[in-house]
Context: one part of a larger RNA
RNA sequence: AUUGAACGCUGGCGGCAGGCUUAACACAUGCAAGUCGAACGGUAGCAGGUAAGUACUUGUACUUAUGCUGACGAGUGGCGGACGGGUGAGUAAUGCUUGGGGAUCUGGCUUAUGGAGGGGGAUAACGACGGGAAACUGUCGCUAAUACCGCGUAGAAUCGAGAGAUGAAAGUGUGGGACCUUCGGGCCACAUGCCAUAGGAUGAACCCAAGUGGGAUUAGGUAGUUGGUAGGGUAAUGGCCUACCAAGCCGACGAUCCCUAGCUGGUCUGAGAGGAUGACCAGCCACACCGGGACUGAGACACGGCCCGGACUCCUACGGGAGGCAGCAGUGGGGAAUAUUGCGCAAUGGGGGGAACCCUGACGCAGCCAUGCCGCGUGAAUGAAGAAGGCCUUCGGGUUGUAAAGUUCUUUCGGUGACGAGGAAAGUUGUUGUGUUAAUAGCGCAACAAAUUGACGUUAAUCACAGAAGAAGCACCGGCUAACUCCGUGCCAGCAGCCGCGGUAAUACGGAGGGUGCGAGCGUUAAUC
Numbered sequence: 001a002u003u004g005a006a007c008g009c010u011g012g013c014g015g016c017a018g019g020c021u022u023a024a025c026a027c028a029u030g031c032a033a034g035u036c037g038a039a040c041g042g043u044a045g046c047a048g049g050u051a052a053g054u055a056c057u058u059g060u061a062c063u064u065a066u067g068c069u070g071a072c073g074a075g076u077g078g079c080g081g082a083c084g085g086g087u088g089a090g091u092a093a094u095g096c097u098u099g100g101g102g103a104u105c106u107g108g109c110u111u112a113u114g115g116a117g118g119g120g121g122a123u124a125a126c127g128a129c130g131g132g133a134a135a136c137u138g139u140c141g142c143u144a145a146u147a148c149c150g151c152g153u154a155g156a157a158u159c160g161a162g163a164g165a166u167g168a169a170a171g172u173g174u175g176g177g178a179c180c181u182u183c184g185g186g187c188c189a190c191a192u193g194c195c196a197u198a199g200g201a202u203g204a205a206c207c208c209a210a211g212u213g214g215g216a217u218u219a220g221g222u223a224g225u226u227g228g229u230a231g232g233g234u235a236a237u238g239g240c241c242u243a244c245c246a247a248g249c250c251g252a253c254g255a256u257c258c259c260u261a262g263c264u265g266g267u268c269u270g271a272g273a274g275g276a277u278g279a280c281c282a283g284c285c286a287c288a289c290c291g292g293g294a295c296u297g298a299g300a301c302a303c304g305g306c307c308c309g310g311a312c313u314c315c316u317a318c319g320g321g322a323g324g325c326a327g328c329a330g331u332g333g334g335g336a337a338u339a340u341u342g343c344g345c346a347a348u349g350g351g352g353g354g355a356a357c358c359c360u361g362a363c364g365c366a367g368c369c370a371u372g373c374c375g376c377g378u379g380a381a382u383g384a385a386g387a388a389g390g391c392c393u394u395c396g397g398g399u400u401g402u403a404a405a406g407u408u409c410u411u412u413c414g415g416u417g418a419c420g421a422g423g424a425a426a427g428u429u430g431u432u433g434u435g436u437u438a439a440u441a442g443c444g445c446a447a448c449a450a451a452u453u454g455a456c457g458u459u460a461a462u463c464a465c466a467g468a469a470g471a472a473g474c475a476c477c478g479g480c481u482a483a484c485u486c487c488g489u490g491c492c493a494g495c496a497g498c499c500g501c502g503g504u505a506a507u508a509c510g511g512a513g514g515g516u517g518c519g520a521g522c523g524u525u526a527a528u529c
Base pairs, nucleotide, nucleotide: 001528002527003526005525006524007523008522009521012376013375014374015373016372017371018369019368020334025332026331027330029329030328031327034079035078036077039076040075042072043071046070047069048068049066050065051064052063053062054061055060056059086287087286088285095212096211097210098209099208100207101206104204105203109200110199111198112197113196114195115194117151119149120148126141127140128139129138130137131136157166158165159164171192172191173190174189175188176187179186180185213259214258215257220250221249222248225247226246227245228244229243230242231241232240262284263283264282265281266277267276268275269274289310290309291308292307293306312323313322314321315320340366342365343364344363348362349360350359351358352357379409380408381407382406389400390399391398392397413470415465416464417463418462423456428450429449430448431447432446433445434444435443436442473518474517475516476515477514478499479498480497484513485512486511487510488509494501495500
């Protein structure tokens, strides 16, 4: 000088940060990932309409039917749950940092070319009948799709020396003048979606080199081991895997083994070189009760998915089931020690959706804590009779001390009451223009107008009111080291970072007066330079 600190004494306000370093210990409860009806069959609930009926206070109420409409529980399907958030157990190299490389993949986004023809069989929901305490589940029957499967077509795609072979798709919404219609629509236009191929961007995978702790009281290690051939596997190279062949490969420039540890940008210190460190923020990696495994998918070997084994906890009708806070709060435990079971999606960002919107413990805010840094205040001027009191005294006085009182002022912060920005851009509706188009539909873009959208929030700022009113402590005073006397004690009680103090005059122990240093803090302890 510094700290994610703790402890002791003390404590007025604000701003900005930070807040389980220990048990990767166990977790009650709530929330943290959904969304789309413009993919689909539908209609459990809510609201409306229509039809029928009943009651009568004749325009209301009730009942029944009807997906007709707004919407929508459950279900099929799509996209997203691989992001965001947490933790640092493992890992001394399959990691990280820096610099290179070629044998790769890449949803959504973007550029471009071409295509989107014609068929089929199912299945959930639902209904019927069952099983089970529950979790859940069986049989039969019905139905839809942007779900699934063939057929046709297809080259710059793949395979092949070539001939040739292989392999695709899906619709939906809005609007409409003619034309056709079995009145469902076809057809046309626009928007969006779908298929194939070639690029771009982004993201990801792999390889190489150098650097990246300690121990030699660890000196030899290694059989898929090192290389080759052939094959398999992968998005892709490769002993990555398999068969055969050869006997190599690493090592005092420290292999192997053991211990410790996430790495970095950075942070702390220091004139620097260096040393120490890796909280918060940012990048990468690893993990998700412990161990193993794959499935789906553009992407996972997947924190809030699946399967198996294990430990633990819970439910049970004893047959069987359920669970995983190292997400946000919170609880117990451990510990010197670390916060609210808060508000809101208003902003920024993310997922879904054409949009409105929905979801979002990411995030934005608030609460708690002097944990840190910074700022402000606890009054200002005047005031000598140098008051009283305290302390000391050589008894003359000295000191506390302009300090107080008194007089004259001010009102920051706090208190009370008013007023009141900015964080709001968008989105919606309307008008106009413009692009698309056959179209003054529709849709996109721009301008203008209108009514709105704020958790924080009793916001910040500003103004008014009252009154010095509500606001100072802590450590030290032998030397190092700024600051001295008296009393008590008598090698006792005690102090102490080092030297050392204390055995009757202690500036070193305890108290007092005085002083010194910092100041809403001050000391102590721990740790680093």